[in-house]
A computed fold for a 72-nucleotide RNA from Iodidimonas gelatinilytica, annotated as transfer RNA. Its Rfam family is "tRNA". RNAcentral holds the sequence, with entries from Rfam.

RNA sequence: GCCCACAUGGCUCAGGGGUAGAGCACUCCCUUGGUAAGGGAGAGGUCGCGAGUUCGAAUCUCGCUGUGGGCA
Numbered sequence: 001g002c003c004c005a006c007a008u009g010g011c012u013c014a015g016g017g018g019u020a021g022a023g024c025a026c027u028c029c030c031u032u033g034g035u036a037a038g039g040g041a042g043a044g045g046u047c048g049c050g051a052g053u054u055c056g057a058a059u060c061u062c063g064c065u066g067u068g069g070g071c072a
Base pairs, nucleotide, nucleotide: 001071002070003069004068005067006066007065010024011023012022013021018055026042027041028040029039030038048064049063050062051061052060
C1' cells in the first nucleotide's frame, strides 16, 4: 500500500428499513432472624464520526477514525 471482518447501556452480545433489546452488573421493593439464592419494579445507549439515499436509517451507499486478521 491492497483486501476482509468488527465498532450498539458499565461489561458480553442480539437486532440487517418503521424509530433499540437480552444476560450480567447498578438502584429500590418482596421473601429471610441475617446473608446468599429466588421474585418484582426501575435507571442507564442521539447505535464510532461525517455525508448521501429514503416519507422514514442502528440497518442501505460513500468517506474517515479505531480494533483485529490476511496479502505484498